[in-house]
RNA sequence: GCGGUCAUGGUGUAGUGGUAUCAUAAUCGCCUCCCACGCGAUUGACCCGGGUUCGAUUCCCGGUGGCCGCA
Repeated sequence: GCGGUCAUGGUGUAGUGGUAUCAUAAUCGCCUCCCACGCGAUUGACCCGGGUUCGAUUCCCGGUGGCCGCA
């Protein structure tokens, strides 16, 4: 230098055109003499810019970063 692949709450992940799933964490409550466990509720996310589209996390182009391969 070229190609492939990945980027989603604090962390780990699912999803793949119609406002995003689960776990964990955090907060509050229930339970308990207290803590832990357990149960319930709440909060919190689509890497950046542009394009296509009625609508983009998803498709296209470019960029940034990680990993892999080729030179």